[in-house]
Context: one part of a larger RNA
């Protein structure tokens, strides 16, 4: 000198765009953050219809009651489907099961989506809701009976798909293609209605992933030896898939000063910052990957999880309890306590973009879009302009003549960015639909009106005098000032530098 997710002191007018718990991965009151589909299904507690009855009277609508689910609609709870593995948060762990980059997969999977080919035959048994009985303080159950489906099951069909496999061709490291034979395996003629949409099998694509390999990716030798599923083989199991991934048997290997093993530290990258560069430091926001979800472990469902707002077990903590037993997990958005030098609103809206579900209307969406708070940062604007000397007054200084502040002020003329008031008023949306928002912006009116501080002035380093103090009080980044004429302390006048900021502290180059 440059920089910062900064903090502190003094000061503070506006706008645009960004940014905002770096500390306790500490504990959390309250609300919201993942639902949706009645065009899969039975059903009908509401709402709304329809019908009937009664009352009131305005004689055809008001209220009340009843009935109705082959009701134009609609729907709490329930069965079923899809989603909940995305989106959002955090960086504890992890020095390599991670990340970056380049490859491999002839060792693999892939819901929804696209293309192509073929198909959808015949039946069955349950169960929730519901009703009844009943246990419990509650959470939540138990038994009996009834019922539906795109829920579940059986049979048929399937040269193609899977398993085993004779043979042939090609190739060779495992293999690939054709293919005889044996065994096994599908579906919802459902829904709505004439146009579709769903279902099953197979092949291909797209997308998303899994696994493997090379190279790179901290410190420490005051860590020198480490290892028994350890290293390899055969066989089996397991997986979507290779593999000691697991197991049985066999062999005794494997790694290591090119740093094994141990310990400490740490998410990684694109980037950011500094520097002429080489390099150093760093990894907030934004984007990609990974890991985690009170702590530890485990699997279930599913195309996909070993699952933040799912399940089970154990633990710590908090809460409820009728003491028998139960409930919970903000490292989602707000917010609270605590810690700390330090970091915001318990806001508005789904209008836009995107996502889930749905044929759609639409519903949900603390993703997102916006608003609020904070000079935390960057950028822009303003705090007036021109004229104005007998050089006013005050203040300071003085060699008492004067000098400085100083065209500065007053005063005259002008302007209106900004401000205030009134009126109009967008784009963002395409027929409709705008949270922002009567916002941005525009016009008119008023009137210099509403708006300047901070640090420094001995040298480095731009800027000097007076008074007070008297090695005291104090200053200080280094050198150093202060003991009676201090340009260095404190105040004043003047000056210098930056400016809605200016200084200090901390950290990096």
């Nucleotide at each position: 000198g440059a920089g910062u997710g900064a903090a502190c002191g003094c000061u503070g007018g506006c706008g645009g765009c960004g940014u905002g718990c770096u500390u306790a991965a500490c504990a959390c009151a309250u609300g919201c953050a993942a639902g949706u589909c009645g065009a899969a299904c039975g059903a009908g507690a509401a709402c709304g219809g329809a019908u009937u009855a009664u009352a009131g009277c305005u004689u055809g609508c008001u209220a009340u009651a009843a009935u109705u689910g082959u009701c134009a609609g609609c729907u709490a709870a329930g069965u079923g489907g899809c989603g909940c593995a995305c989106g959002g948060g955090u960086g504890a762990g992890u020095a390599a099961u991670g990340u970056a980059u380049a490859g491999a997969u002839a060792a693999c999977c892939u819901g929804c989506c696209c293309u192509u080919a073929a198909g959808a035959a015949a039946g069955g048994a349950a169960u929730a809701a519901c009703a009844g009985u009943u246990g419990g303080a509650a959470a939540c159950g138990a038994c009996u009976g009834c019922u539906a489906a795109u829920g579940c099951c059986c049979u048929a069909u399937a040269u193609g798909c899977c398993u085993u496999u004779a043979a042939u061709a090609c190739a060779u490291a495992a293999g690939u293609a054709u293919g005889c034979a044996a065994g096994g395996g599908a579906a919802a003629c459902g829904c709505u209605u004439u146009a579709g949409u769903g279902c099953u099998u197979a092949a291909g694509g797209a997308u998303g992933g899994g696994u493997c390999u090379g190279u790179a990716u901290g410190g420490u030798a005051u860590c020198a030896g480490c290892u028994u599923g350890u290293u390899g083989g055969u066989g089996a199991g397991g997986u979507a898939a290779u593999g000691g991934c697991u197991c049985a048997c066999c062999a005794a290997g494997g790694c290591u000063a090119u740093g094994a093993c141990g310990c400490c530290u740490a998410a990684c990258u694109g980037g950011u910052u500094u520097g002429a560069g080489a390099g150093g430091a760093u990894g907030a926001u934004c984007a990609g990957u990974c890991a985690c979800a009170c702590u530890g472990g485990a699997a279930c469902u599913g195309a996909g999880a070993c699952a933040c707002g799912g399940u089970c077990c154990a633990g710590a903590c908090u809460c409820c309890u009728a003491c028998g037993g139960g409930a919970g997990g903000c490292a989602g958005c707000a917010g609270u306590g605590g810690g700390g030098a330090a970091u915001a609103u318990u806001g508005c809206a789904c209008a836009a973009u995107g996502g889930a579900c749905g044929a759609a209307a639409g519903u949900c969406u603390g993703a997102u879009g916006c608003a609020g708070c904070a000079a935390c940062g960057c950028c822009g604007c303003g705090u007036g302009g021109a004229g104005g000397a007998u050089g006013a007054c005050a203040c300071a200084u003085u060699u008492c003549g004067g000098u400085g502040c100083g065209u500065a002020a007053a005063c005259u003329c002008c302007u209106u960015u900004u401000a205030u008031a009134u009126a109009g008023g967008a784009a963002g949306a395409u027929a409709a639909u705008g949270a922002c928002g009567g916002u941005a912006c525009u016009a008119u009116a008023u009137g210099a009106a509403u708006a300047a501080g901070c640090a420094c002035c001995g040298g480095c380093u731009a800027a000097c005098u007076c008074c007070g103090u008297g090695c005291c009080a104090g200053c200080a980044g280094c050198c150093g000032c202060g003991g009676u004429a201090a340009u260095a302390c404190g105040g004043a006048g003047g000056g210098u530098g930056c400016a809605a900021g200016c200084g200090u502290u901390a950290c990096u180059c």
A computed fold for a 509-nucleotide part of an RNA from an uncultured bacterium, annotated as small-subunit ribosomal RNA, 5' domain.
Rfam family: Bacterial small subunit ribosomal RNA.